RNA sequence: AUACGUUAAAGCCUUACCUACCCUAAAGGUAGGUGCGGAUAGCCACGGGUCAACAAUGACAGCCGGGCUGCCUUA
Numbered sequence: 001a002u003a004c005g006u007u008a009a010a011g012c013c014u015u016a017c018c019u020a021c022c023c024u025a026a027a028g029g030u031a032g033g034u035g036c037g038g039a040u041a042g043c044c045a046c047g048g049g050u051c052a053a054c055a056a057u058g059a060c061a062g063c064c065g066g067g068c069u070g071c072c073u074u075a
Stems, first nucleotide, its partner, number of pairs: 002075002005072001012038002017033006036062001042068003046065003049060004
């Protein structure tokens, strides 16, 4: 540097739910706890999709695709 991968080890994220706060029309978000799970469940709203909304619009990356990037073992 490349390839496969989570076998093993170390670590990471944290569905639902609970508490507090933020925010709004709502979906939603943040911190702590907790835990179903994840090999990128890291980042990006570009395409589709889902959620909210009368609409305009907004949200979701742990829905799928795509782009970029990263840890560890082995070879």
Source information: This is a predicted structure of a 75-nucleotide RNA (c-di-GMP-I riboswitch aptamer) from a Pseudomonadota bacterium. Its Rfam family is "c-di-GMP-I riboswitch aptamer". Gene Ontology term of the family: cyclic-di-GMP binding. Model confidence (mean pLDDT): 76 of 100. It was read from a public genome assembly, where an Rfam model found it.